[in-house]
RNA sequence: ACAAAUGUUUUCUAGGGUUCCGCAGCGCACGCUGGCCUGGUCCGAGAGAAAACUCACAGCGUUCUAGCUGUGCCACGGAGGGACAAAAGCCUGGGAGAA
Repeated sequence: ACAAAUGUUUUCUAGGGUUCCGCAGCGCACGCUGGCCUGGUCCGAGAGAAAACUCACAGCGUUCUAGCUGUGCCACGGAGGGACAAAAGCCUGGGAGAA
């Protein structure tokens, strides 16, 4: 930029680990070790929350156009693998399966 549709993005949370900070211990010392350290930075939900923007439908409105309002359901789920420092309701994945 274009396109689209159980749409996209942002913020937050459940959760997560340990690159950095902090904390603790050791050390003469710039250092080393520790996440079985509450925390800050950091990652973070299809089936969690909120918001913005789209999309569809209905109604109002309008000469045409712009615009306004409303609605938009459901969702049990491994193992294994992957990335970043590492892990995870992250990705694989509305997957494999199940009813």
RNAcentral holds the sequence, with entries from Rfam.
The RNA shown here (Guanidine-I riboswitch aptamer) has 99 nucleotides and comes from Planomicrobium sp. YIM 101495.
The model forms 100% of the base pairs in the Rfam consensus.
Its mean pLDDT, the model's own confidence on a scale to 100, is 83.